Context: one part of a larger RNA
RNA sequence: UGACGGGGGCCCGCACAAGCGGUGGAGCAUGUGGUUUAAUUCGACGCAACGCGAAGAACCUUACCUGGGCUCGAACGGCUUAGGAGCGACUGUGGAAACACGGUUUUCCCGCAAGGGACUUGAGUCGAGGUGCUGCAUGGCUGUCGUCAGCUCGUGUCGUGAGAUGUUGGGUUAAGUCCCGCAACGAGCGCAACCCUUGCCCUGUUUUGCCAUCAUUUAGUUGGGAACUAUCAGGGGACCGCCAGCGAUAAGCUGGAGGAAGGUGGGGAUGACGUCAAGUCAUCAUGGCCUUUAUGUCCAGGGCUACACACGUGCUACAAUGGACGGUACAAAGCGCUGCCAACCCGCGAGGGGGAGCAAAUCGCAGAAAACCGUUCUCAGUUCGGAUUGCAGGCUGCAACUCGCCUGCAUGAAGCUGGAAUCGCUAGUAAUGGCAUAUCAGAACGAUGCCGUGAUACGCUCCCGGGCGUGCA
Numbered sequence: 001u002g003a004c005g006g007g008g009g010c011c012c013g014c015a016c017a018a019g020c021g022g023u024g025g026a027g028c029a030u031g032u033g034g035u036u037u038a039a040u041u042c043g044a045c046g047c048a049a050c051g052c053g054a055a056g057a058a059c060c061u062u063a064c065c066u067g068g069g070c071u072c073g074a075a076c077g078g079c080u081u082a083g084g085a086g087c088g089a090c091u092g093u094g095g096a097a098a099c100a101c102g103g104u105u106u107u108c109c110c111g112c113a114a115g116g117g118a119c120u121u122g123a124g125u126c127g128a129g130g131u132g133c134u135g136c137a138u139g140g141c142u143g144u145c146g147u148c149a150g151c152u153c154g155u156g157u158c159g160u161g162a163g164a165u166g167u168u169g170g171g172u173u174a175a176g177u178c179c180c181g182c183a184a185c186g187a188g189c190g191c192a193a194c195c196c197u198u199g200c201c202c203u204g205u206u207u208u209g210c211c212a213u214c215a216u217u218u219a220g221u222u223g224g225g226a227a228c229u230a231u232c233a234g235g236g237g238a239c240c241g242c243c244a245g246c247g248a249u250a251a252g253c254u255g256g257a258g259g260a261a262g263g264u265g266g267g268g269a270u271g272a273c274g275u276c277a278a279g280u281c282a283u284c285a286u287g288g289c290c291u292u293u294a295u296g297u298c299c300a301g302g303g304c305u306a307c308a309c310a311c312g313u314g315c316u317a318c319a320a321u322g323g324a325c326g327g328u329a330c331a332a333a334g335c336g337c338u339g340c341c342a343a344c345c346c347g348c349g350a351g352g353g354g355g356a357g358c359a360a361a362u363c364g365c366a367g368a369a370a371a372c373c374g375u376u377c378u379c380a381g382u383u384c385g386g387a388u389u390g391c392a393g394g395c396u397g398c399a400a401c402u403c404g405c406c407u408g409c410a411u412g413a414a415g416c417u418g419g420a421a422u423c424g425c426u427a428g429u430a431a432u433g434g435c436a437u438a439u440c441a442g443a444a445c446g447a448u449g450c451c452g453u454g455a456u457a458c459g460c461u462c463c464c465g466g467g468c469g470u471g472c473a
Stems, first nucleotide, its partner, number of pairs: 005472001007470001009468005016459001019425005026316008034307002042053002064302007076127009088105007108117003129291002132289003138285002140280003143276001145274001150189006156165003169180003195268004200236005206230001210225002214223002239262001242256005318418001322377007334365003339358002344353003384415001389410007431453007
């Protein structure tokens, strides 16, 4: 000077408390450990690994295993040499394919020529190739403390010096935010603001969107309108600006008015100096090491999907605030040409046929679902719950056996609210209901977004983490 303390002081945070809903018990999904295996590829391991890399393993992917092939090689560059147009197309035999051995066909450009060039095959050589090792040799990128309020510098001053001061103190703030004071005076990286989005108003814009007034219609359908909603451009608006009180006449705090919004209005992007030899050599790049008829490469099949068990994260439930049946209503945000697919017809259904429209404010996905109105069930392992299994089907795709998703009928397991413990959350939030998208041929209970319904608490004693200053056992 720091760090640490089951030292003391001040302050903050869903940290606790007050609540709401979960996890831990059940079944299933998914990841991990372990075990098994020819292989179950690799990485990630407290928070900060474990629905993580993976925004999607039937083949491919694929890195693993078994077996079969190749060795200038699956891709690429240079040189030497020998050929030929070669690749390709058609085809035969063996084969699981890769591949091996054959057959037929195919002669490019410049130049009179010699020759040169392009392409390609064989041989040789220097490179090649490696998801092989080292993230403790590295770059880049990322997580975390933490969106915490800190981290420093120049000059000056003090100290023999390490260093101190500034940055401490009194207030205040979300904030090293600001004010006052002060041997300090200034400055930089952070904070805040500038950016995006959302909430209010105005101007412009009126088609594919809208419909108050006037006609018209089954229907904003048509005429029409530019008010309203909305679209996307540009502006305005919030600043403690106004008032009162408190405060030191400051910074600011409390209350009020006006206002769509009030003291950072809500949300996002934005992550200082650094910490963890944190993570990644398997995105990529890269030093060193290793390998070169194999640790490279091609192919078929298998595996990554195994299963006495243990843990994490989820989904579905255990029911009456519910289940079933019928009827009625209201979204937002997206996506669509190898695509979205309407009407209509067939099928109980998954789906099939069909083919209109749409590169989309026009057409389609598309029925929102909880909700509401009726009827029924009457507390039961049930008309709860849906695992498991059988049969019959559908879809994608060369191909669903290992190992996909969906439908119908039948079957109808555990489960009656979960021990110790533990997690999330303060407002349009938690909880709950559905919708869409990326990946994607197909394959979400995951992820990322969207809207609907919509609560409880308003404090600082303790636990945990963090900030500041302080004395030293």